Overview:
A computed fold for a 73-nucleotide RNA from a Candidatus Parvarchaeota archaeon, annotated as transfer RNA. Rfam family: tRNA. It is annotated as a transfer RNA. About the family: Transfer RNA (tRNA) molecules are approximately 80 nucleotides in length. Gene Ontology term of the family: triplet codon-amino acid adaptor activity. RNAcentral holds the sequence, with entries from ENA. Its mean pLDDT, the model's own confidence on a scale to 100, is 83.
[in-house]
RNA sequence: GGGUCCAUAGUCUAGUGGUUAUGACGUCCGCUUGACGUGCGGAAGCUCGAGGGUUCGAACCCCUCUGGGCCCA
Numbered sequence: 001g002g003g004u005c006c007a008u009a010g011u012c013u014a015g016u017g018g019u020u021a022u023g024a025c026g027u028c029c030g031c032u033u034g035a036c037g038u039g040c041g042g043a044a045g046c047u048c049g050a051g052g053g054u055u056c057g058a059a060c061c062c063c064u065c066u067g068g069g070c071c072c073a
Stems, first nucleotide, its partner, number of pairs: 001072007010025003018056001027043005049065005
């Protein structure tokens, strides 16, 4: 330099054009316990790496950029 894949909550992750973005772990609250843990119930926390475009509508499609993985040179 060329090709290709990835970026979603503190961590991991689902989503492949349409209602309020999914679940697990973690965090917080309540019940349970002598206490901790386990178990049960509930809550908070992501507007989807950045910018632009397409569309009535974009996490999703297109372009550019940033960061990372792999292959080729």